[in-house]
RNA sequence: GGAAGUGUUUUCUAGGGUUCCGCGGAAUUCGUCCGGUCUGGUCCGAGAGAAAACCCACGGCGAAGAGCCGUGCACACGGAGGGAUAAAAGCCCGGGAGAG
Numbered sequence: 001g002g003a004a005g006u007g008u009u010u011u012c013u014a015g016g017g018u019u020c021c022g023c024g025g026a027a028u029u030c031g032u033c034c035g036g037u038c039u040g041g042u043c044c045g046a047g048a049g050a051a052a053a054c055c056c057a058c059g060g061c062g063a064a065g066a067g068c069c070g071u072g073c074a075c076a077c078g079g080a081g082g083g084a085u086a087a088a089a090g091c092c093c094g095g096g097a098g099a100g
Base pairs, nucleotide, nucleotide: 005055007054008053009052010051011050012049015044016043020041021040022038023035024034025033026032056072057071058070059069060068061067075095077098081093082092083091
């Protein structure tokens, strides 16, 4: 100095807060307010967590660039700061800066 698609989506998990619900409190059934230093449901949610599907690459069959089948799809230390949403976060900036 250079190469890898360092691919997309869905479901979920670690994790995250507090819009809504629930829960607790304010003498309180309603309403209102306060509390996430409330287990929770809804909600957000991983490049470096899981699974699946699709794409992609290569090989085989095939007239074929269609289609089907098979194989592969690895590795990955990492701030500070800022941003979104009700809010926060392993979310986004970002496989970034930097380190190796």

The RNA shown here (Guanidine-I riboswitch aptamer) has 100 nucleotides and comes from Brevibacillus panacihumi W25. Rfam family: Guanidine-I riboswitch aptamer. From the family's description: This family represents a conserved RNA structure found upstream of the ykkC and yxkD genes in Bacillus subtilis and related genes in other bacteria. RNAcentral records the identical sequence in 2 taxa. The source organism's lineage runs through Bacteria, Bacillati, Bacillota, Bacilli and Brevibacillus panacihumi. The RNAcentral record of the sequence draws on Rfam and Ribocentre. The model forms 100% of the base pairs in the Rfam consensus. The coordinates come from a structure-prediction model, not an experiment, and the mean pLDDT is 84.